[in-house]
């Protein structure tokens, strides 16, 4: 250097043009229990890696850059 894939709450993790961005986990309130763990109930918490563009409308499509992993030389 080329090539492919990747970045979405604190974590992992879905969602490939439209309606509230799901879930799990962790975190907060109550219930329960002598107590604490589990187990119910309820709630914060993300404008989706940055910068343009395309659309009436973008996490999703194009186009650059950062950075990760991974093939090749």
């Nucleotide at each position: 250097u080329c090539c492919u894939g990747g970045a979405u709450g604190g974590c992992g993790a879905a969602g490939u043009g439209g309606u509230u961005a799901a879930c799990g986990c962790a975190c907060c309130u109550g219930c329960c229990u002598a107590g604490u763990a589990a187990g119910c109930u309820g709630g914060a918490g993300g404008u989706c890696c940055c910068g343009g563009g395309u659309u009436c409308g973008a996490a999703u499509c194009c186009c650059g850059a950062u950075c990760c992993a991974g093939c090749a030389c």
This is a predicted structure of a 73-nucleotide RNA (transfer RNA) from Schistocerca piceifrons. Taxonomically the source falls in Schistocerca (Eukaryota, Protostomia, Allotriocarida, Acridoidea). RNAcentral holds the sequence, with entries from Ensembl Metazoa. It matches the Rfam family "tRNA".